[in-house]
RNA sequence: CUUAUCGAGAGUGGCGGAGGGACAGGCCCUUAGAUGCCACAGCAACCGAUCCGCAGGGUGCGGAUGCCAGGUGCUAAAUCCUGCUCGCCGAAGCCCAUGAGGGCGAAGGCGGGGAAGAUGAG
Numbered sequence: 001c002u003u004a005u006c007g008a009g010a011g012u013g014g015c016g017g018a019g020g021g022a023c024a025g026g027c028c029c030u031u032a033g034a035u036g037c038c039a040c041a042g043c044a045a046c047c048g049a050u051c052c053g054c055a056g057g058g059u060g061c062g063g064a065u066g067c068c069a070g071g072u073g074c075u076a077a078a079u080c081c082u083g084c085u086c087g088c089c090g091a092a093g094c095c096c097a098u099g100a101g102g103g104c105g106a107a108g109g110c111g112g113g114g115a116a117g118a119u120g121a122g
Stems, first nucleotide, its partner, number of pairs: 001122006011040005019029003023083004041075003046071002048068001049065007079116001084113006093104004
């Protein structure tokens, strides 16, 4: 850099001592001991492995298997939420019309796309 995935799932103990959740804001976790490291356990199934099917051809696509002793990854909260943009709704307020009504709207809500980040594979 390319590509796939990211609302599911899975924790105990030891060491150690104050910060941590990428960044910013929010919110949250933390001395009833976080982050981190180690051990063991577990989750998942991206790659690999095994099997099946399809297509074709230097292989590719799809599916199944973790009692598959493999390589990574992961085990607070949706990638904790939002961060840019587009659409819809829309309190207050404003505008038009005034009898009814119509329009704008941005505090907020919903949805689409993107950015950033994480992980795998290349």
The RNA shown here (SAM riboswitch aptamer (S box leader)) has 122 nucleotides and comes from a soil metagenome. Of the family's consensus pairs, 94% are formed in the model. It matches the Rfam family "SAM riboswitch aptamer (S box leader)". Rfam describes the family as follows. The SAM riboswitch is found upstream of a number of genes which code for proteins involved in methionine or cysteine biosynthesis in Gram-positive bacteria. The RNAcentral record of the sequence draws on MGnify. The prediction has a mean pLDDT of 83.